The prediction has a mean pLDDT of 81. Predicted 3D model of a 73-nucleotide RNA (transfer RNA) from Palmaria palmata. Taxonomically the source falls in Palmaria (Eukaryota, Rhodophyta, Florideophyceae, Palmariales). Its Rfam family is "tRNA". Rfam classes the family as a transfer RNA.

RNA sequence: GGCAAAAUAGUUUAGUUGGUAGAACAUUAGAAUCAUAAUCUAAGAGUCGUAGGUUCGAAUCCUGCUUUUGCUA
Numbered sequence: 001g002g003c004a005a006a007a008u009a010g011u012u013u014a015g016u017u018g019g020u021a022g023a024a025c026a027u028u029a030g031a032a033u034c035a036u037a038a039u040c041u042a043a044g045a046g047u048c049g050u051a052g053g054u055u056c057g058a059a060u061c062c063u064g065c066u067u068u069u070g071c072u073a
Stems, first nucleotide, its partner, number of pairs: 001072007010025004019056001027043005049065005
């Protein structure tokens, strides 16, 4: 240099033929307990890497860029 893949909550990630973004762990509050842990209930937390395009509508399709990983000369 060329090719391919990935980027979604604090962390690990789901989201498949475009139609209001979910889970687990963690965090906070409450219940329970003599008390702590475990357990149960609830809550908060995501402009879906970034900039554009297509569409009535984009995490999803198309293009550029950034970062990371792999293959190759």